[in-house]
Predicted 3D model of a 73-nucleotide RNA (transfer RNA) from Coregonus sp. 'balchen'. The sequence is in RNAcentral, with records from Rfam. The coordinates come from a structure-prediction model, not an experiment, and the mean pLDDT is 81.

Parts: sequence; structure tokens; C1' cells
RNA sequence: UCCCGUGUAGCUCAGUUGGUAGAGCAUGGCGCUUGCAACGCCAGGGUUGUGGGUUAGAUUCCCGCCGGAGGGC
Repeated sequence: UCCCGUGUAGCUCAGUUGGUAGAGCAUGGCGCUUGCAACGCCAGGGUUGUGGGUUAGAUUCCCGCCGGAGGGC
């Protein structure tokens, strides 16, 4: 320098013909227990990497930039 794919909750990841964003684990509270763990119930937590464009409406489509991963010269 070029190519490819990727960025969504604290972590690992879902989310299709564009229509109000979810799960598991973790965290907090309660129940259970002599107590802890396990288990059950509930809750909090997201400017969907960033800046634009298209659209009545964008996590989703298009462009630039940034981060990290892989590959080519």
C1' cells in the first nucleotide's frame, strides 16, 4: 500500500425482504437455607464505533474516517 470480513449491554453473541433492540453469563435486590453455593422471581444497564448521504422512517442500504483480526505484494 492492496484485499477480505468485523465493530450492537460489563463480557460472549443474535437481530433480512428498512418499521419502537434481544438472549446467555456477569451485576444488584428478594425468596429458599442455620449460613454459603445451587435454584427460582424481579430489576438496572445500549447516544447499535464515528461523521455524512438516501428514506416519511436506518443496527439494517450507500460513502468517508477510526479501532482491532486475517491475508497478498